[in-house]
RNA sequence: GGAGGAGUAGCUCAGUGAUAGAGCAUUUGCCUAGUAUGCAGAAGGCCCUGGGUUCAAUCCUCAGCACCACUA
Numbered sequence: 001g002g003a004g005g006a007g008u009a010g011c012u013c014a015g016u017g018a019u020a021g022a023g024c025a026u027u028u029g030c031c032u033a034g035u036a037u038g039c040a041g042a043a044g045g046c047c048c049u050g051g052g053u054u055c056a057a058u059c060c061u062c063a064g065c066a067c068c069a070c071u072a
Stems, first nucleotide, its partner, number of pairs: 001071002004068002007065001010024004026042005048064005
């Protein structure tokens, strides 16, 4: 340089054109003599950035940014 993949909660990942969920982690209460386990909650995301299409975009599309592996 070329051709791909993937950017979503603190971490690992789902998700779908009609403003988003799981597990772990954090935290509150219950339980216990206490801790762990367990049970019931809560907080934490304008979905990488900026345009375009659309009544409506995290999703479609264009460009950029950073990452991964392949190739030269």
Overview: The RNA shown here (transfer RNA) has 72 nucleotides and comes from Sciurus vulgaris. Its Rfam family is "tRNA". Rfam classes the family as a transfer RNA.